[in-house]
This is a predicted structure of a 99-nucleotide RNA (SAM riboswitch aptamer (S box leader)) from Chryseobacterium sp. IT-36CA2. Taxonomically the source falls in Chryseobacterium (Bacteria, Pseudomonadati, Flavobacteriia, Flavobacteriales). Rfam family: SAM riboswitch aptamer (S box leader). About the family: The SAM riboswitch is found upstream of a number of genes which code for proteins involved in methionine or cysteine biosynthesis in Gram-positive bacteria.
RNA sequence: GGCUUAUAAAGAAAGAUGGAGGGAACUGACCCUAUGAAAUCUUGACAACCUACCCGUGGGGCAAGGUGUUACAUUCAGCCUUUUAAGGAAAAAUAAGGA
Numbered sequence: 001g002g003c004u005u006a007u008a009a010a011g012a013a014a015g016a017u018g019g020a021g022g023g024a025a026c027u028g029a030c031c032c033u034a035u036g037a038a039a040u041c042u043u044g045a046c047a048a049c050c051u052a053c054c055c056g057u058g059g060g061g062c063a064a065g066g067u068g069u070u071a072c073a074u075u076c077a078g079c080c081u082u083u084u085a086a087g088g089a090a091a092a093a094u095a096a097g098g099a
Base pairs, nucleotide, nucleotide: 003097004096005095006094007093013043014042015041016040017039021032022031023030026078027077028076029075044070045069046068049066050065053060054059055058074091079088080087081086082085
């Protein structure tokens, strides 16, 4: 990298370096950004997919570890359906599993 399954309601920041982009990609919109973007590092924090543990097969539950996250919000529209505002799909992200 591709496959299967599950999830997205909520939550949680300071510092240093850096120096113009960022919110996954394309188009459009909207938003953040020199009162400092991305990225890297340090120290915290949040969550609970794997997990300690308990009951016993589906729940409860811990946070040492493997991960993840730490603006809004998977930002909205695009494809389909209809009651035109919602639902779904697709795609992407994360986790677990398997080849």